[in-house]
Order: sequence, then structure tokens, then C1' cells
RNA sequence: GGUCUCGUGGUGAAAUAGGUAGACACAGAGGACUUAAAAUCCUCCGGCUUCACGGCUGUGCCGGUUCAAGUCCGGCCGAGACCA
Repeated sequence: GGUCUCGUGGUGAAAUAGGUAGACACAGAGGACUUAAAAUCCUCCGGCUUCACGGCUGUGCCGGUUCAAGUCCGGCCGAGACCA
């Protein structure tokens, strides 16, 4: 230098012939149970904003196509594999 694959919460990882993003698990927080703890069970758990309800935003970054993009197309950044 070329080809291919990949990039989604704090972590791992689902969702693709375009149609509610984050299922599920781990970690974390609160509660129940207990003399206390462990285990178990319940709830919450991306970011910004709000007293709260709620609102906006969010799939590496920037554009494009589309009514609609994590998914398709282009460029860039990063990681890995192979070839030279």
C1' cells in the first nucleotide's frame, strides 16, 4: 500500500431483504427478608434539562438516500485478520 470484517449503555451483547434502539446478562443504586450479613426477591440504572411530571438528544465522526437509517450509499477515524 491492497482486500475483508468490526465499532451499539459502566462492561459483555441482542435488534439488519430499513419500521418502538438498547432485549438478556454482569457491574452499580434503592428497598424487602435477616439479630446482622450472605443468598434470594422487587424496583431503578445512556447523556442533557426539569422541584416533579415530562421534554430533547443518543448506535465511532461527518454527509447522502428515504415518510422512516444501528441497518443502505460516500468520505474520514480507530481496532483486528489476510495479502503484498